[in-house]
Context: one part of a larger RNA
RNA sequence: CUGGGUGUAAAGGGAGCGUAGACGGUGAUGCAAGUCAGAAGUGAAAGCCCGGGGUUCAACUCCGGGACUGCUUUUGAAACUGUGUGACUGGAGUUCAGGAGAGGUAAGCGGAAUUCCUGGUGUAGCGGUGAAAUGCGUAGAUAUCAGGAGGAACACCAGUGGCGAAGGCGCCUUACUGGACUGUAACUGACGUUGAGGCUCGAAAGCGUGGGGAGCAACCAGGAUUAGAUACCCUGGUAGUCCACCCCGUAAACGAUGAAUAUUAGGUGUCGGAAAGCAAAGCUCUUCGGUGCCGCAGCAAACGCAUUAAAUAUUCCACCUGGGGAGUACGUUCGCAAGAAUGAAACUC
Numbered sequence: 001c002u003g004g005g006u007g008u009a010a011a012g013g014g015a016g017c018g019u020a021g022a023c024g025g026u027g028a029u030g031c032a033a034g035u036c037a038g039a040a041g042u043g044a045a046a047g048c049c050c051g052g053g054g055u056u057c058a059a060c061u062c063c064g065g066g067a068c069u070g071c072u073u074u075u076g077a078a079a080c081u082g083u084g085u086g087a088c089u090g091g092a093g094u095u096c097a098g099g100a101g102a103g104g105u106a107a108g109c110g111g112a113a114u115u116c117c118u119g120g121u122g123u124a125g126c127g128g129u130g131a132a133a134u135g136c137g138u139a140g141a142u143a144u145c146a147g148g149a150g151g152a153a154c155a156c157c158a159g160u161g162g163c164g165a166a167g168g169c170g171c172c173u174u175a176c177u178g179g180a181c182u183g184u185a186a187c188u189g190a191c192g193u194u195g196a197g198g199c200u201c202g203a204a205a206g207c208g209u210g211g212g213g214a215g216c217a218a219c220c221a222g223g224a225u226u227a228g229a230u231a232c233c234c235u236g237g238u239a240g241u242c243c244a245c246c247c248c249g250u251a252a253a254c255g256a257u258g259a260a261u262a263u264u265a266g267g268u269g270u271c272g273g274a275a276a277g278c279a280a281a282g283c284u285c286u287u288c289g290g291u292g293c294c295g296c297a298g299c300a301a302a303c304g305c306a307u308u309a310a311a312u313a314u315u316c317c318a319c320c321u322g323g324g325g326a327g328u329a330c331g332u333u334c335g336c337a338a339g340a341a342u343g344a345a346a347c348u349c
Base pairs, nucleotide, nucleotide: 004320005319006318007303008302012317014201015200016199017198021194022193023192025088026087028085029084030083031082033081034080035077036076037075038074039073040072041071042070048066049065050064051063052062053061054060091191092188093187094186096183097182098181103177104176105175106174107173108172110154115149116148117147118146119145120144121143125136126135162169163168206247208245209244210243211242215241216240220236221235222234223233258316259315260314261313262312263311266294267293268292269291270290271289272288273287274286276284277283278282298305299304322349323348324347331342332341333340334339
């Protein structure tokens, strides 16, 4: 390499859009590049294979045949692939009518709570722990009442509920805006699937500039614990967490499960629609789309998966090939940096 694989053994790219490419629905008709058939030429000799001959045999050698799976030319076939023309509606998309949703962006608003400030009442403790101490407090704390400031997050509702490609999204209102779903079947007529490169998005932490800073809290300081305690516990507390703009581009970015299509027993919840029926706050039945659990066939090393497949098939992409060395070194690209991406070998077991 081939073969075989990728939920957990090595292995699915973090996610989407999409270029090249690869693959691609149903009739009709033409061409004949691939494909198939016939013929001709060529495919040197030797060698190879088969049948004979010679050397006493053999190696060796001679003769005949085959093969040389190829190439070229030519004559045909038209099922399949390709290609041209013309058509279709089932794939795909559009129109119209609806309801659902923490989908996104921006602006505004609300109440509870923590903290701080001011004032009142009030007096010796408060706080914290396994127990303590550091800490706060007679310069009046903690507690309680009233007023004010400011920032961040939105209890209950809340649900293996919803939405989003993923990351993710939760007070309320408004504006703008994306997608999905159902019904109808009017329109287009294969416009599709996947997608190397590429582009875009991408939690938290981190970086830059400027704001903001209530609570929490890396680093740090102190008190404990301990043999020690650079920790766990406690008291403080700075970056940060928040906002605007820019960068970074990584995560157990997980369903550890790439995307798409078709087929293959059922049962039972739940969410969003639709049709029908009934004695109608509802129930039954059918159906489409999500989201869970159980379970047959099948699969699987087992665990388990099982119409949301890890089953049966097809298409395309990505990735794996013993452990360590190592996601390291070197080089290159990107980045302000931190670092990211790509990514070995010696050696060793």